Predicted 3D model of a 72-nucleotide RNA (transfer RNA) from a Candidatus Tayloriibacteriota bacterium. Model confidence (mean pLDDT): 80 of 100. The sequence was found in a public genome assembly. The source organism's lineage runs through Bacteria, Bacteria candidate phyla and Candidatus Tayloriibacteriota.
RNA sequence: GGCCCUAUCGUCUAAUGGUUAGGACAUCGCCUUCUCAAGGCGGUAAUCCGGGUUCGACUCCCGGUAGGGUCA
Repeated sequence: GGCCCUAUCGUCUAAUGGUUAGGACAUCGCCUUCUCAAGGCGGUAAUCCGGGUUCGACUCCCGGUAGGGUCA
């Protein structure tokens, strides 16, 4: 340098073009307990960036960035 794959809450992971962007762990609050742990209930928190297509984009297209693989 060429080609291919990936990018979503703090972490891991879902989401036929029409979802309230869901779940687990973590975190915070409450309940329970003499206290802690465990358990129960509830809350906060995310679509890598810039364009395009579309009535509508996490999703499709183009470019970029970052990571990984492969051929040199």